[in-house]
Context: one part of a larger RNA
RNA sequence: UCCGGCGAGUUACUGUGCGUAGUAAGAUUAAUCCUUUUCAAGGAGGAGUCGUAGCGAAAGCGAGUCCGAAUAGGGCGUUUAAUUACGUAUAGUAGACCCGAAACCGAGUGAUCUACCCAUGGCCAAGGUGAAGCGGUCCUAAUAGACCGUGGAGGCCUGAACCAGUGUCGGUUGAAAACGGCUUGGAUGAGCUGUGGGUCGGAGUGAAAGGCUAAUCAAACUCGGAGAUAGCUGGUUCUCCCCGAAAUAGCUUUAGGGCUAGCCUUAUAAAAUGGGUAACGGGGGUAGAGUACUCAAUGGGAUAGGGACCCUACCAGGUUACCAAACCCAAUGAAACUCCGAAUACCGUUAUACCUUAUUAUAGGAGUCAGACAGCGAGGGAUAAGCUUCGUUGUCGAAAGGGAAACAGCCCAGACCGGCAGCUAAGGUCCCUAAAUACGGACUAAGUGGUAAAGGAUGUCAGAUUACAUAGACAACCAGGAUGUUGGCUCAGAGGCAGCCAUCAUUUAAAGAGUGCGUAACAGCUCACUGGUCAAGUGGUCUGGCGCCGAAAAUGAUCGGGGCUAAGUCCGUUACCGAAGCUACGGAUGACUCGAUUUGCUUUGCAAAUCGGGAUGUGGUAGGGGAGCAUUCCGCGCCAGGUUGAAGGAGUACCGUAAGGAGCUCUGGACAACGCGGAAGAGAUUAUGCCGGA
Numbered sequence: 001u002c003c004g005g006c007g008a009g010u011u012a013c014u015g016u017g018c019g020u021a022g023u024a025a026g027a028u029u030a031a032u033c034c035u036u037u038u039c040a041a042g043g044a045g046g047a048g049u050c051g052u053a054g055c056g057a058a059a060g061c062g063a064g065u066c067c068g069a070a071u072a073g074g075g076c077g078u079u080u081a082a083u084u085a086c087g088u089a090u091a092g093u094a095g096a097c098c099c100g101a102a103a104c105c106g107a108g109u110g111a112u113c114u115a116c117c118c119a120u121g122g123c124c125a126a127g128g129u130g131a132a133g134c135g136g137u138c139c140u141a142a143u144a145g146a147c148c149g150u151g152g153a154g155g156c157c158u159g160a161a162c163c164a165g166u167g168u169c170g171g172u173u174g175a176a177a178a179c180g181g182c183u184u185g186g187a188u189g190a191g192c193u194g195u196g197g198g199u200c201g202g203a204g205u206g207a208a209a210g211g212c213u214a215a216u217c218a219a220a221c222u223c224g225g226a227g228a229u230a231g232c233u234g235g236u237u238c239u240c241c242c243c244g245a246a247a248u249a250g251c252u253u254u255a256g257g258g259c260u261a262g263c264c265u266u267a268u269a270a271a272a273u274g275g276g277u278a279a280c281g282g283g284g285g286u287a288g289a290g291u292a293c294u295c296a297a298u299g300g301g302a303u304a305g306g307g308a309c310c311c312u313a314c315c316a317g318g319u320u321a322c323c324a325a326a327c328c329c330a331a332u333g334a335a336a337c338u339c340c341g342a343a344u345a346c347c348g349u350u351a352u353a354c355c356u357u358a359u360u361a362u363a364g365g366a367g368u369c370a371g372a373c374a375g376c377g378a379g380g381g382a383u384a385a386g387c388u389u390c391g392u393u394g395u396c397g398a399a400a401g402g403g404a405a406a407c408a409g410c411c412c413a414g415a416c417c418g419g420c421a422g423c424u425a426a427g428g429u430c431c432c433u434a435a436a437u438a439c440g441g442a443c444u445a446a447g448u449g450g451u452a453a454a455g456g457a458u459g460u461c462a463g464a465u466u467a468c469a470u471a472g473a474c475a476a477c478c479a480g481g482a483u484g485u486u487g488g489c490u491c492a493g494a495g496g497c498a499g500c501c502a503u504c505a506u507u508u509a510a511a512g513a514g515u516g517c518g519u520a521a522c523a524g525c526u527c528a529c530u531g532g533u534c535a536a537g538u539g540g541u542c543u544g545g546c547g548c549c550g551a552a553a554a555u556g557a558u559c560g561g562g563g564c565u566a567a568g569u570c571c572g573u574u575a576c577c578g579a580a581g582c583u584a585c586g587g588a589u590g591a592c593u594c595g596a597u598u599u600g601c602u603u604u605g606c607a608a609a610u611c612g613g614g615a616u617g618u619g620g621u622a623g624g625g626g627a628g629c630a631u632u633c634c635g636c637g638c639c640a641g642g643u644u645g646a647a648g649g650a651g652u653a654c655c656g657u658a659a660g661g662a663g664c665u666c667u668g669g670a671c672a673a674c675g676c677g678g679a680a681g682a683g684a685u686u687a688u689g690c691c692g693g694a
Stems, first nucleotide, its partner, number of pairs: 001694006011094013026050003032044004054061002064076004097235002100232001104225006115199009124189001126158003129154001133150006162186003167182004201217001203213003238628006248261005262368002264365007273358001274355002276352007288340001289338002294334003298330004303324001305323002307320004371396010401412003416587003421583003427577003430562003436574001438573006449564001455549002459546010476533005482506003487501003512527001516525002588618003592614010629683001631680007641671001648667005654661002
């Protein structure tokens, strides 16, 4: 991992709702006893329980009663339906759908591992160093001292056994649930070790690491309380049909849990109940706008106050391109400004009769309380986030299908079933790939299309405006571009051209006291300006369309690919393709309605079943409701069938809307089908499920 088997809402009691049955102002027995066809019935048993009357704390009164002085007022009652049993749904109490803790407590078992202690034994190759003491010699007045020898001390040194476990490599489903190789520390000591003994679970022992106490230790192990508890995780088994949510509010030692409401479902009951549309009537202070108030804020006017300067003994006075309250003019901003003020939305009334119960109430059952993205309106943030918090709408959630290459939340569109029928939506029509290499008119040359900004540019197309131009423009070429004068100043020099000042006049077709290069300064080249040649447009500014640059990312590129100059972009037109949408045809089914038939009844009629027609519905998670299939056992019926082969197993092309049900063949070797009811140990691909096998 696979296969087979086992594996989870049960049972008891007590409430509540619904269904069925009996009796009914009543309903019903419990224990117990009797009988019998004896574990299943029949009879007796009225104790008791519920109901038929309530109110009050109670005495008590009673269709009333209590409070009260009350004949006032108010509270609770009075106009009747219950009860017993069974089934079912749900709640409570119990382990209460199943599995799962870490823990807590009690009673015991452990020191053959290990920690420490006690008793009694054992072990430590070899080498080195050479303490005290002692002896001798020297020395001294005597000690002290020095040297030589002897001696053999030490938690001394080197290093085997032994003990330890430093570093590293290997090993890590190991050779090993702690090891192997190399290396390393101690190795006469607080040493190592054998045997026997002692101390234990909030306790021991600990040269102390929360270490160790039998591969277990911040409280051992075994059994028990015990099915502890688990607002947490996982799992929870056949089918079809009808409806179908929520991820919100309030409160919560509450925030991943609850309770009530909201939203779903089932039953019953009820009104023109609800929705749409139209008209009318409402309140509002948003968008916008405005600046009348409040706050902010710009320029000017006029002018208090202040500053500065002048004047001045003081008081005053004057000036001011300074600051500036209130006021005036002009022009502004505002979620917490408003002299104003929509569209929508909301509430009500009337009408309509478009939808047709969509509405409300009561009762039973829920689930939901982590929401996500997108558009629009806002707050927070950085007018960041696949960010966060609200409002509102949509989709997903719980929605499949077509498009967007792929892509829960975008666009189109809501799947009852069927087919080798048709029409469309979004989106498309060169090939991959269904359908136009369609038509008409423009643009783009960048593979722009096929991802980006500020900014930049004689890209190109269209439009507007302006200037010059056959009295010849623009560009090009030829020629001129002068004189006073080297203007003055400055300066070593300053001659158009370092700098400062001025910038005139003359001759002219025209020519600046000079546009740039250049010289030390001149010179030289050139421009403005003018004439000629040529010949028809040439410059400037603005607006719009499509393009260009700006443009760097990590494995190999690319628009989905090929490829495209349209098969790109814009405008217009006609076809076609394209979905589970729509239509046609066939079939199934829910609720509604009409008709027919049958049956039952408290037979004016109502209910149920079947058949036919009509219009309408049938996506679906949590969840509510309904109808069925299969399994085991029991009762009744028929007791079918069965060694001429039952159940079970294997195969199979049949039937049914599904769960499922037949037939046949083989296997198997003794039971067992069908109909109507009843009762459940009643359905498994999932629980890192349990057991067995492969």
Molecule: large-subunit ribosomal RNA, domain II
Organism: Dehalococcoidales bacterium